[in-house]
c-di-GMP-I riboswitch aptamer from Citrifermentans bemidjiense, 78 nucleotides, folded computationally.
It matches the Rfam family "c-di-GMP-I riboswitch aptamer". Its family is annotated with cyclic-di-GMP binding in the Gene Ontology.
The organism belongs to Citrifermentans, within Bacteria.
The prediction has a mean pLDDT of 84.
The same sequence occurs in records of 3 taxa.
RNA sequence: CACACGAAAAGGCAAACCCAGGGUAACCUGGGGACGCAAAGCCACCUGUCCAGCAUUCUGGAAAGAGGGGUUGUCGAA
Numbered sequence: 001c002a003c004a005c006g007a008a009a010a011g012g013c014a015a016a017c018c019c020a021g022g023g024u025a026a027c028c029u030g031g032g033g034a035c036g037c038a039a040a041g042c043c044a045c046c047u048g049u050c051c052a053g054c055a056u057u058c059u060g061g062a063a064a065g066a067g068g069g070g071u072u073g074u075c076g077a078a
Base pairs, nucleotide, nucleotide: 005076006075012037013036017032018031019030020029021028022027035065041071042070043069045068046067047066049062050061051060052059053058
């Protein structure tokens, strides 16, 4: 230094739920709140999931806290 790993400390994020607003919906935004998280930062590329359109193929949409992939990245005991 790299990979792996995750003790301590610092800083960070924030599930369920509640309130307000937006959306047909999935869900999103803000505030409160913490179950958890070293990528729980970012990207819908692949698989899967969810919603709407009579919907199994089709079309449009949602989710990065489902798995894979891409990309950036904090600290340093054993």